[in-house]
RNA sequence: GGAGUUGGCCAGGCAGUCGCUGCGCGGUUCGCCGCGUAGAGGAAAGUCCGGGCUCCAUAGGGCAGAGUGCCAGGUAACGCCUGGGCGCUAUAAGUCGAAAGACCCAAGGCGACGGAAAGUGCAACAGAAAAAAUACCGCCGAUGGCUGGUCGCAAGACCAGAUCAGGCAAGGUUGAAAUGGCGAGGUAAGAGCUCACCGCGGACGUGGCAACACGGACGGCAAGGUAAACCCCACUCGGAGCAAAGCCAAAUAGGCAGGCGCGUUUUUUAACAUCGGCGGCUCGCCGAAGUCUGCGGGUAGGCUGCUUGAGGCGAUGGGCGACCAUCGUCCCAGAUGAAUGACUGUCCACGACAGAACCCGGCUUAUCGGCCAACUCCACUU
Numbered sequence: 001g002g003a004g005u006u007g008g009c010c011a012g013g014c015a016g017u018c019g020c021u022g023c024g025c026g027g028u029u030c031g032c033c034g035c036g037u038a039g040a041g042g043a044a045a046g047u048c049c050g051g052g053c054u055c056c057a058u059a060g061g062g063c064a065g066a067g068u069g070c071c072a073g074g075u076a077a078c079g080c081c082u083g084g085g086c087g088c089u090a091u092a093a094g095u096c097g098a099a100a101g102a103c104c105c106a107a108g109g110c111g112a113c114g115g116a117a118a119g120u121g122c123a124a125c126a127g128a129a130a131a132a133a134u135a136c137c138g139c140c141g142a143u144g145g146c147u148g149g150u151c152g153c154a155a156g157a158c159c160a161g162a163u164c165a166g167g168c169a170a171g172g173u174u175g176a177a178a179u180g181g182c183g184a185g186g187u188a189a190g191a192g193c194u195c196a197c198c199g200c201g202g203a204c205g206u207g208g209c210a211a212c213a214c215g216g217a218c219g220g221c222a223a224g225g226u227a228a229a230c231c232c233c234a235c236u237c238g239g240a241g242c243a244a245a246g247c248c249a250a251a252u253a254g255g256c257a258g259g260c261g262c263g264u265u266u267u268u269u270a271a272c273a274u275c276g277g278c279g280g281c282u283c284g285c286c287g288a289a290g291u292c293u294g295c296g297g298g299u300a301g302g303c304u305g306c307u308u309g310a311g312g313c314g315a316u317g318g319g320c321g322a323c324c325a326u327c328g329u330c331c332c333a334g335a336u337g338a339a340u341g342a343c344u345g346u347c348c349a350c351g352a353c354a355g356a357a358c359c360c361g362g363c364u365u366a367u368c369g370g371c372c373a374a375c376u377c378c379a380c381u382u
Stems, first nucleotide, its partner, number of pairs: 001378010012347007020039008041353001045364002048362005053241004060283004065237005070084005085113001086111004094103003114232002119230002121226002136172002138168003141164003146161006180198002183195003199221001200219002204215004245304004255295006263272003274288004311330008
């Protein structure tokens, strides 16, 4: 310097003229006016997770149901983040080659990553056979008992077929996948049958908090795959949601109908029973003389909730890191048919995706362009 990759930051600026909203101060003829100050995002989107907060409500246990799933940490918590492990996976560069291509493969990327020997299910078609499943083509053996051929003087030998009752799963077929792989020996032909290497298994040793890795020895070792199929295991989990929930004012019909009850026993406490409450069921608990259901009528106005927070920024210290601690500093939108817009000039990187509605931490999706840093490879120079 080039290429690739990862992470972070910015999100038009400046000036002028008018316009809008909150807060503070002042004035006011109470209509409003003036000044100051603040005023949409990195995703505000999706509503996919986790919470804060409010109410049910006094709120415990079990079953069902749901979620997560390698290890160790972080966090208020999480299905998130950080570091590590294992598995998969490229491409650039490099090597070989005439080329086509092949080999090898960095930083990086992805992982829905517990269990298949607890059980059930599934794998179309093809194939002999799809799990303790399997013999289609075949290989070997026996029959001169059978047929044919070749060689031979003959005895006989060989080849092919046929038949028989056996041995085999090494070769071939099929498939996404076929009772470890490759090589040698052995065998009638074969097979971990035997052996070496690789793979696998449990134990042992070393390193590591651990997941796991490495090492030598031993064992011929094997009933495969699939659990984002049911299932098993471990851990976690009340519900509803700011349209939550409170307050004030006003108005109406203090309406009508229905269900179960308003009790029983006991000297009392209490026990039993009924109605109702808690996402489903159940136990328990609580409240109650009421409570639930349906029809009909009135109001739909104002205020609170509403923004000071698991908050931002800076420094120091700890940590590989996510992050944590201490100190200092700042207040940074609260609309409610919905506030930040319009015009002019200028600069430039010519501005994409795109607008808060109770708040916060994540993930995912969309996206024009600019800047910074780190890592890997290549080339050159020193």
This is a predicted structure of a 382-nucleotide RNA (Bacterial RNase P class A) from a Pseudomonadota bacterium. NCBI's taxonomy places the organism under Bacteria, Pseudomonadati, Pseudomonadota. The prediction has a mean pLDDT of 77.